[in-house]
Molecule: SAM riboswitch aptamer (S box leader)
Organism: marine eukaryotic metagenome
C1' cells in the first nucleotide's frame, strides 16, 4: 500500500497533567477547569486471531454453518464510525432547490492475511 470482514450492541474508577477535544477540510450538535483530550495503574467489554465440546448437512475424511468457553494476542470503554458532505431512489411538487427517508460510493477505525 493492497485483500477480506465488521463498524445504530456492549464496557469506568483512579493518579498525572493542562486547555482544549470529538481522525483531516466546512457546517452543525455536543463534551471540557464540577478538570475533559492524552498518558500511566486497576478494572470492565467485546469476541477479530486463538481454543471448538456439540449439533446440523453429508456414506464418510475435510472443508461448510450454527457453537458452550475466555487464559493468551490485539481492539475497545460520551455521542450510530457523533451527524451532514459523493451519487441514485421514494414520497411531495407544474418544474427546481432545500429539507425527510432507504440504499451506494468515498473517506476513516479495527482484526486478520498478503
Nucleotide at each position: 500500500u493492497u485483500u477480506u470482514a465488521u463498524c445504530c450492541a456492549g464496557a469506568a474508577a483512579g493518579g498525572u497533567g493542562u486547555a482544549g477535544g470529538g481522525a483531516a477540510c466546512a457546517g452543525g450538535c455536543c463534551c471540557a477547569u464540577u478538570g475533559a483530550c492524552a498518558c500511566c495503574u486497576u478494572a470492565g467489554c467485546a469476541a477479530c486471531c486463538a481454543a471448538a465440546a456439540u449439533a446440523g448437512a453429508a456414506u464418510a475424511u475435510a472443508a461448510c454453518u450454527a457453537a458452550a468457553u475466555a487464559a493468551g494476542g490485539u481492539g475497545c470503554u460520551a455521542c450510530c464510525u457523533c451527524c451532514u458532505g459523493c451519487c441514485u431512489c421514494a414520497a411531495a411538487u407544474a418544474g427546481u432547490u432545500a429539507a425527510u427517508g432507504a440504499g451506494g460510493a468515498a473517506a476513516g477505525a479495527u482484526a486478520a492475511g498478503a